[in-house]
RNA sequence: GGGCCCGUAGUCUAGUGGUAUGAUGCCGGACCCACUAUCCGGAGGUCGGGGGUUCGAGUCCCCCCGGGCCCA
Numbered sequence: 001g002g003g004c005c006c007g008u009a010g011u012c013u014a015g016u017g018g019u020a021u022g023a024u025g026c027c028g029g030a031c032c033c034a035c036u037a038u039c040c041g042g043a044g045g046u047c048g049g050g051g052g053u054u055c056g057a058g059u060c061c062c063c064c065c066g067g068g069c070c071c072a
Stems, first nucleotide, its partner, number of pairs: 001071007010024003018055001026042005048064005
């Protein structure tokens, strides 16, 4: 220098154009003498950044940033 893959909540993760899913963690409650476990509820996301296409983008296109692999 060239090619390919990945980036979504504190962490891990689903989501191939139509309001972003689950687990774990966190907060509150129930239970218990109490804790753990279990059960119920809740908060937490500019979907790496910018631009474009579209009525509509996490998803498609372009550029950039970060990580990984391969070639030179």
RNAcentral holds the sequence, with entries from ENA. Transfer RNA from a Nanopusillaceae archaeon, 72 nucleotides, folded computationally. It matches the Rfam family "tRNA". The family's RNA type in Rfam is transfer RNA. Taxonomically the source falls in Nanopusillaceae (Archaea, Nanobdellati, Nanobdellota, Nanoarchaeales).